[in-house]
Context: one part of a larger RNA
RNA sequence: CUGGGUGUAAAGCGCGUGUAGGCGGCUUGACAAGUUGGAUGUGAAAGCUCCUGGCUUAACUGGGAGAGGUCGUUCAAAACUGUCAGGCUAGAGUAUGAGAGAGGGAGGUGGAAUUCCGGGUGUAGUGGUGAAAUGCGUAGAUAUCCGGAGGAACACCAGUGGCGAAGGCGGCCCCCUGGUUCAAGACUGACGCUGAGGUGCGAAAGCGUGGGGAGCAAACAGGAUUAGAUACCCUGGUAGUCCACGCUCUAAACGAUGUCGACUAGCCGUGGGGUCCAUUUAAGGGUUUCGUGGCGCAGCUAACGCGAUAAGUCGACCGCCUGGGGAGUACGGCCGCAAGGUUAAAACUC
Numbered sequence: 001c002u003g004g005g006u007g008u009a010a011a012g013c014g015c016g017u018g019u020a021g022g023c024g025g026c027u028u029g030a031c032a033a034g035u036u037g038g039a040u041g042u043g044a045a046a047g048c049u050c051c052u053g054g055c056u057u058a059a060c061u062g063g064g065a066g067a068g069g070u071c072g073u074u075c076a077a078a079a080c081u082g083u084c085a086g087g088c089u090a091g092a093g094u095a096u097g098a099g100a101g102a103g104g105g106a107g108g109u110g111g112a113a114u115u116c117c118g119g120g121u122g123u124a125g126u127g128g129u130g131a132a133a134u135g136c137g138u139a140g141a142u143a144u145c146c147g148g149a150g151g152a153a154c155a156c157c158a159g160u161g162g163c164g165a166a167g168g169c170g171g172c173c174c175c176c177u178g179g180u181u182c183a184a185g186a187c188u189g190a191c192g193c194u195g196a197g198g199u200g201c202g203a204a205a206g207c208g209u210g211g212g213g214a215g216c217a218a219a220c221a222g223g224a225u226u227a228g229a230u231a232c233c234c235u236g237g238u239a240g241u242c243c244a245c246g247c248u249c250u251a252a253a254c255g256a257u258g259u260c261g262a263c264u265a266g267c268c269g270u271g272g273g274g275u276c277c278a279u280u281u282a283a284g285g286g287u288u289u290c291g292u293g294g295c296g297c298a299g300c301u302a303a304c305g306c307g308a309u310a311a312g313u314c315g316a317c318c319g320c321c322u323g324g325g326g327a328g329u330a331c332g333g334c335c336g337c338a339a340g341g342u343u344a345a346a347a348c349u350c
Stems, first nucleotide, its partner, number of pairs: 004321003007304002012318001014201004021194003025088007033081002035077007042069001049064003053060001091191001092188003096183004103177003107173003110154001115149007125136002162169002206247006215241002220236004258317006266295012299306002323350003332343004
C1' cells in the first nucleotide's frame, strides 16, 4: 500500500460531548488548484531491446529504437472535486401552540412492616430444621394490647408499560432543571454527519474524612451435616449496605449487534400526539406521526436466526480482529491514598 471480517466462531470503545482530520443538499457565475487533452523541454552514460563488428563463444565494440516521471514550461477544456461570490429550502436549527413521562437535583411529608425501649394481660415454653442442636425464656420469654424511639425500603397500582446517551430511574407534595413528541408551517439559510487525541458521566464492590446504623449481612464465632466440611442448613454477628463531601473507573457496562442518513411485501398488539367519520357520551372505525413488542415475504446467514427498531440493499466516519496457551501477564510509561486501572510484549510451547 492492498484485502477479508467484527449478534453467537478472534473482533463494536460502557455512554455522551467535542478538537484536528475525513465526508458533505439544490442552483448560478467566476477562477482553473486537483482533473483531462495538445505542443515543447528534460529524464547523462551504462543496463533492457533491435542491428552490426569482433571472436569458436562469452565478456566486449559501434549504431538505432522504444521504454522509464505524482517532472518543468506553455496553450486549451470546464463535466466532476476544490476555492471565491450570489441565490434556494427538501438537511439542520429557531420561534409559536399543545402533550406524555419511576429523566436529573434540592427540600418537605405519609402509612404498612421489622427491631429496640417503657407499660398492661398472661405462663412455660419459644425459635429453628430433612431431623436436630447452638440461641432466647420463671431475672417472666414467645403470644397479645397500648405508648414511644430509630433507620431503611416504598405492597397494591405494575404492564415484552414509561423516561434517560449509557450507567440507571418507582409512596406522596412542592421548588429548580434537562431531553423528547405532535400540530400548523412563521423565521435562519447547509449553520450538517462522523470523530484520532481531549473532556464529562459512569452499577456493584472498594478507599479517605465525618455522620448514621432498624433490617440484612462478607469476615468471624458457635450448632448441625459429613470420612473430612475452612461449604451448602441453623443461631448469632462486624465491616458494609444509608447520608454528606472527595476518590476509584471496572462489569455477561449485553441487543454479547458503533454513530448518522437513504431505500426495500405484509399481519397482529401496545404507549404518546394529530386529524377525519359515526355516536347522546364513552367504547369504535379510517388515516398520519414518534416510540415499543410478537410473527413473517424478499434478501441475508455456516447454521441458529435477522427480517423497515435488519444481521436486507447502499453511502459517510470512527473503534476493533488476524491460531490456542503463555497473557490482558511481565517490563516501562501514565493514573490512583491504596486496592488496583490503563497502555501492552517476548521467550517458550501445541
Small-subunit ribosomal RNA, central domain from a metagenome, 350 nucleotides, folded computationally. The full RNA is in RNAcentral, with records from SILVA.